Predicted 3D model of a 367-nucleotide RNA (Bacterial RNase P class A) from Gallionellales bacterium GWA2_54_124. Model confidence (mean pLDDT): 79 of 100. It matches the Rfam family "Bacterial RNase P class A". Rfam classes the family as a ribozyme.
RNA sequence: GAAGCUGGCCAGACAGUCGCCGCGCACCCAUGGUGCGGGGAGGAAAGUCCGGGCUCCAGAGAGCAGAAUGCCGGUUAACGGCCGGACACCGUGAGGUGAUGGAAAGUGCCACAGAAAAUAUACCGCCGAUGGCCCGGUUGCCCGCAAGGGAGGCCGGGAUCAGGUAAGGGCGAAAUGGCGAGGUAAGAGCUCACCGCGCUGGUGGCAACAUCAGUGGCAGGGUAAACCCCAUUCGGAGCAAGAUCAAAUAGGCUGACUAUGGCGUGGCUCGCGUCGUCAGCGGGUAGAUUGCUUGAGCGUCAGGUAACGAAACGCCUAGAGGAAUGACUGUCCACGACAGAACCCGGCUUACCGGCCAGCUUCACCU
Repeated sequence: GAAGCUGGCCAGACAGUCGCCGCGCACCCAUGGUGCGGGGAGGAAAGUCCGGGCUCCAGAGAGCAGAAUGCCGGUUAACGGCCGGACACCGUGAGGUGAUGGAAAGUGCCACAGAAAAUAUACCGCCGAUGGCCCGGUUGCCCGCAAGGGAGGCCGGGAUCAGGUAAGGGCGAAAUGGCGAGGUAAGAGCUCACCGCGCUGGUGGCAACAUCAGUGGCAGGGUAAACCCCAUUCGGAGCAAGAUCAAAUAGGCUGACUAUGGCGUGGCUCGCGUCGUCAGCGGGUAGAUUGCUUGAGCGUCAGGUAACGAAACGCCUAGAGGAAUGACUGUCCACGACAGAACCCGGCUUACCGGCCAGCUUCACCU
């Protein structure tokens, strides 16, 4: 100097004028108005994907089905979150990603190609020692006067049939452990050493796991975001939840179930409670208050690798109600992206213009 990785912060600022919403105080002509003071959208407020608080069902549960999570430990109100670690993969590295229990409980699937993808197998190739075929040599016996011939044995060679083989090649994402040596007719864990795998034990660690030793020629692989098995967890509905006041009528009509029944906030069964429950048609009323912002809150901090966080002290930080922050002017600059609370909180995911800070990695050059 360049290129990267990880974490954190900001999210236009300042001034003036008018306007909007809540709160506090004072006053007034008091369903409201005036003055002063101070406050007023986010890191994601988005998605509605998880977990809860809170409210109601509710004075009863249990089981099954179903669903969720899935390495180990910690943290938390809780979680499928976060932190740390182990293992696997990617990256030169800082780091990143992980739907990470079980395939020896069982079932299913692995297209096409290929001989063959499980009750395993032979397309090309290699061998053909053994039995069969052909040629040559040799030899004791038999036939022959001799030349020579016959059956058999032995040796050598040739090409293959029977047969052997799964090392080499082919096919495929994947082919019956891998690699090397020996051995063999040619080959094969056939034998041996190393690696892999199974079993047994030692050491370290809370554990996941790592490592070492012994032993065995060794059950062919993959797939469980396939069914399944194992472990753990799980009521429901939701602020349009609910509570209070006000108003209003037609406590009307029809139908279903009706104690062996109906109803009781996911399904089914049992149990418990209760005596009614539900559907359709038709008619009437619907205004206000509350829930509503003091919270598992925030800040400092012992402790902790970290997430987190005891005690103590300090701080208060929007509550609209068809929905409050808008308009104008001037200056500065990084020239402003994504984008607006609606009961609240802890997370995750997605969108995003630019700026700043800290730590770490790699490369090049100079000293």